A computed fold for a 584-nucleotide part of an RNA from Elusimicrobia bacterium RIFCSPLOWO2_01_FULL_59_12, annotated as large-subunit ribosomal RNA, domain V. The coordinates come from a structure-prediction model, not an experiment, and the mean pLDDT is 83. Its Rfam family is "Bacterial large subunit ribosomal RNA". The sequence was found in a public genome assembly.
Context: one part of a larger RNA
RNA sequence: CCCGCGGUUAGACGAAAAGACCCCGUGGAGCUUUACUGUAUCUUGGCACGGAAUUACGGGAUUGGAUACGUAGGAUAGGUGGGAGGCUUUGAAGUCCUUCUUUCGGGAGGGAUGGAGCCAACCUUGAAAUACCACCUUUCUGGUUUUGUGAUUCUAACUUCGUCCCUUCUAACAGGGCGAAAGACACUGCCAGGCGGGCAGUUUAACUGGGGCGGUUGCCUCCUAAAUUGUAACGGAGGCGUUCAAAGGUUCCCUCAGCGCGUAUAGAAAUCGCGCAUCGCGUGCAAGGGCAGAAGGGAGCUUGACUGCGAGACCUACAAGUCGAGCAGGUGCGAAAGCAGGACCUAGUGAUCCGGCGGUUGAAAGUGGAAUUGCCGUCGCUCAACGAAUAAAAGCUACCCCGGGGAUAACAGGCUUAUCGGAUCCAAGAGUCCAUAUCGACGAUCCGGUUUGGCACCUCGAUGUCGGCUCAUCGCAUCCUCCCGCUGAAGUAGGUGGGAAGGGUUUGGCUGUUCGCCAAUUAAAGCGGUACGUGAGCUGGGUUCAGUACGUCGUGAGACAGUACGGUCUCUAUCUACCGUGGG
Numbered sequence: 001c002c003c004g005c006g007g008u009u010a011g012a013c014g015a016a017a018a019g020a021c022c023c024c025g026u027g028g029a030g031c032u033u034u035a036c037u038g039u040a041u042c043u044u045g046g047c048a049c050g051g052a053a054u055u056a057c058g059g060g061a062u063u064g065g066a067u068a069c070g071u072a073g074g075a076u077a078g079g080u081g082g083g084a085g086g087c088u089u090u091g092a093a094g095u096c097c098u099u100c101u102u103u104c105g106g107g108a109g110g111g112a113u114g115g116a117g118c119c120a121a122c123c124u125u126g127a128a129a130u131a132c133c134a135c136c137u138u139u140c141u142g143g144u145u146u147u148g149u150g151a152u153u154c155u156a157a158c159u160u161c162g163u164c165c166c167u168u169c170u171a172a173c174a175g176g177g178c179g180a181a182a183g184a185c186a187c188u189g190c191c192a193g194g195c196g197g198g199c200a201g202u203u204u205a206a207c208u209g210g211g212g213c214g215g216u217u218g219c220c221u222c223c224u225a226a227a228u229u230g231u232a233a234c235g236g237a238g239g240c241g242u243u244c245a246a247a248g249g250u251u252c253c254c255u256c257a258g259c260g261c262g263u264a265u266a267g268a269a270a271u272c273g274c275g276c277a278u279c280g281c282g283u284g285c286a287a288g289g290g291c292a293g294a295a296g297g298g299a300g301c302u303u304g305a306c307u308g309c310g311a312g313a314c315c316u317a318c319a320a321g322u323c324g325a326g327c328a329g330g331u332g333c334g335a336a337a338g339c340a341g342g343a344c345c346u347a348g349u350g351a352u353c354c355g356g357c358g359g360u361u362g363a364a365a366g367u368g369g370a371a372u373u374g375c376c377g378u379c380g381c382u383c384a385a386c387g388a389a390u391a392a393a394a395g396c397u398a399c400c401c402c403g404g405g406g407a408u409a410a411c412a413g414g415c416u417u418a419u420c421g422g423a424u425c426c427a428a429g430a431g432u433c434c435a436u437a438u439c440g441a442c443g444a445u446c447c448g449g450u451u452u453g454g455c456a457c458c459u460c461g462a463u464g465u466c467g468g469c470u471c472a473u474c475g476c477a478u479c480c481u482c483c484c485g486c487u488g489a490a491g492u493a494g495g496u497g498g499g500a501a502g503g504g505u506u507u508g509g510c511u512g513u514u515c516g517c518c519a520a521u522u523a524a525a526g527c528g529g530u531a532c533g534u535g536a537g538c539u540g541g542g543u544u545c546a547g548u549a550c551g552u553c554g555u556g557a558g559a560c561a562g563u564a565c566g567g568u569c570u571c572u573a574u575c576u577a578c579c580g581u582g583g584g
Stems, first nucleotide, its partner, number of pairs: 001584008010576003015570001022405004027401002029397004035202005042194007051154016068137001078136005085119003094113008159181004164177004205217003214234001218240006241386001242284001243343002248302007256280001258276005282291002285348001287346003306329004312323003318387001331340003354380007362373002412459001413457001414455003418452001420448006429439002466541001467539003471533001472530005479504003482499006506520005547565004551560003
C1' cells in the first nucleotide's frame, strides 16, 4: 500500500414521510353567533274542503214616517223647481187625557169631546209659504232585502272511539253495519305576516422588515428629490371632505405692520395729529408660490356665479384633470378704451348601472294614440378599503385537511455587534500626605463572537427542540498545582500583575431545570467553544398534538410565554471515519 473479518456510530446537512409549526391561496372542511341571505318546524290571519238555524251589533240598497230654530220678522223659514188654489160631515177650529221629541219656546202622533171652519200672494226677508205636489240634503226611527262580525244551538260532511255484528278460519290493517263522542271546529291544501344557527349556502380586504395587535388606505401643501419634469419607505411636518348673495362683476378711491414725537382722567396697548416706514400687515381656512396707487382696505351701481361653441396647448397607459384667445346671442359696470363664462392660485371629492323630477322638433312593433324608451337639464352613494367585486355578510379551529413557500417566522448556522464580555489610552478624584500598592469618574481606541437583539442569506419534496446520563475534544480571558515582578510585602496570610493549558478541578438536599440557594468537604470545586458538542448513543421530567379541569377573557365556538393530571422516541450500517484482528 492492497484485500478481508469482528466491532463503534462521529459524518455522508444519512433513510423514512412533496413539514403537522409559520406564512401564503379572493383553496377546503367542521363548529359558533345579537355576520348576511334563505329555509324546515311552530304560530297568526284569509280562502277552499264546508252545511243548517236563532240572537245581538254594524254596513249597503230600497220603501214609509218624522226632523232642520243666527239676526230682522206674526214665528222653529233645510234647498231647488212647479204652483193659485188646497184640506175638511171618511169630522175643521177649540177643550181634556196621553205618547215621542225639544234650541224649553214649541213641534209631531194617538184617543175622547166638539159640530163648521182652517190655511195660502199680503208687511218684513238674500230666499215665500209644510196651502198643495215633485226631487235632493242633515239627523232619528219602522218595514223589506242583502252582507259582515260576535255569541249560542243543530247534524249530515269531515274526524275519533267501541270489550258489538259482517267480509273473515286466525284479525292488530281495511271496508260495510250498528252505537257513542266531537263537529263545521279540527285535519289537509294554497296565499300572506311573525318567530326561526333546528338546518343550509356563503362572506369575514389589503399594505406590513414573518404573521397577529396597533397604524394606514381618497385629495391638497412643504421637505426628502440628487438646480427641468418625475421619483420610494410603517421617512419628517401639516391640512381637506367647505365657505361666501358677497367674501362675485365692474367703475372710482385708498395704503399696511412697526417705530418716533405730540395729545383729556389715557396707563406698555383705546381714539386723534405729524413724521419715518418697499411690504416685516393683510389675503375666510394648511402650507407653498404670489400680490403695493395691488390679488390688501372702502364706496356706487349691479348679477358674466351667463346660453351655444371653441383655434390651440398642458398633463396623461386608459378613464379623468387643467388652461384657453376668439365667434354668435343676450346682459352688467364704465364717458370711453375696455373688463366680466364666479372667488390671488393650488384641497373642499365619487365612474358606471338603477331609480326620481322638469323639459323635448326623436322612436313607439298594421295605422292613430298610449305604455315604454331616447336626448337635454337635474337629484339620490363617509360606494372614506374613496378606479367603487353584491341591493344585502362576522368569528373559532389544539379535531383539522389540501396546494405551495426557505419569495416568510420559530431551532441551528451565516453577516452585523446596538446590547454583552474583555483589554488598552488619558487621569479628575479616593487612597492621612502621594493620580498610577490598590480603586478610578468624564471620555477615547480596540478585541472577542458565550447573552438579548437586528437582518432574512442555505435549509419548509423536514438541518429533531430544553435539561439530564454516557463519552469526550479544543481555547485561555488560569480555579488549584509550578516560576517571577510590584506592594500601603516584617513573618504568616493576602492584594495586584507577568509567564504557564502538563495534570487536576467533589459528594449530597430542593427544582424538569440550565442557573441558583443550602449542607458537608476539597489544593481547587475555572470560564467558554465544539449545530446553546453528543437522541441512525440512551432518557423524555420540561416545552409543543389529540382527553380533562381550574382561574381569567369571550354572547359563543373557543383562547391564554397562566396553572394542573395524562399522553406510541423507528430490531438488521452501503460509503467515509475510528478500534481490534487476519492474509497478501